[in-house]
Molecule: c-di-GMP-I riboswitch aptamer
Organism: Paenibacillus roseus
RNA sequence: AGCAGAACAAGGCAAAGUCAUUGAAAGAUGGCGACGCAAAGCUAAAGGGGCUAAGGUGUAUGAUCCAAUUCACGAUGCCAGCCAGUUACCGAG
Numbered sequence: 001a002g003c004a005g006a007a008c009a010a011g012g013c014a015a016a017g018u019c020a021u022u023g024a025a026a027g028a029u030g031g032c033g034a035c036g037c038a039a040a041g042c043u044a045a046a047g048g049g050g051c052u053a054a055g056g057u058g059u060a061u062g063a064u065c066c067a068a069u070u071c072a073c074g075a076u077g078c079c080a081g082c083c084a085g086u087u088a089c090c091g092a093g
Base pairs, nucleotide, nucleotide: 003093005090012037013036017032018031019030020029021028022027035081041086042085043084047083048082049079050078051077056073057072058071060069061068
């Protein structure tokens, strides 16, 4: 120095649920709360994967146009506590 995650120290984060705010939704933020986590730190301005579908496009109904509604597509919206990239405390062997 690398691999690995036994022990120790300093500490850290916070799932579900719930309350409030926010958002079309997914989701986010804060309080309470701990299922767990050795990266559960950071990166979604571009590796994979996943979620949502407001606006938009197409479609069907609407005799026609408009409005409205159905279904499909679709990220420019999100998720790193799915993998990934990157930085980092301790550190037996």